[in-house]
Molecule: SAM riboswitch aptamer (S box leader)
Organism: soil metagenome
RNA sequence: UCUCAUCAAGAGUGGCUGAGGGACAGGCCCGUUGACGCCACGGCAACCGGUUCCGCUUUACGCGGGACGCCAGGUGCCAAUUCCCACCCUGACCGGGGAGAGAUGAGA
Numbered sequence: 001u002c003u004c005a006u007c008a009a010g011a012g013u014g015g016c017u018g019a020g021g022g023a024c025a026g027g028c029c030c031g032u033u034g035a036c037g038c039c040a041c042g043g044c045a046a047c048c049g050g051u052u053c054c055g056c057u058u059u060a061c062g063c064g065g066g067a068c069g070c071c072a073g074g075u076g077c078c079a080a081u082u083c084c085c086a087c088c089c090u091g092a093c094c095g096g097g098g099a100g101a102g103a104u105g106a107g108a
Base pairs, nucleotide, nucleotide: 001108002107003106004105005104006103007102012041013040014039015038016037020030021029022028026084027083042078043077044076047074048073049071050070051069052066053065054064055063056062082101087098088097089096090095
């Protein structure tokens, strides 16, 4: 960089530091009652992984499935829907749908 999947659920305390932070313009929030970041411990989740059973098959260390199967080794995550929005359609408004962007995982 490309492809695919997911993004309305879930999960925080302590220590250090000290002024910014929430990707980006705008909005709206968080923050010296200490945010953001780092460290420790804890937790959430289950993409990859492991495991068990069943089925299929081109028998290949292959594919599919299970009341959310079970476990948590590799990631990830633990304010606000991905905080909202930015473009298009619909729509008086509100709202709804899609795209884009971004994030995470897996693969190339």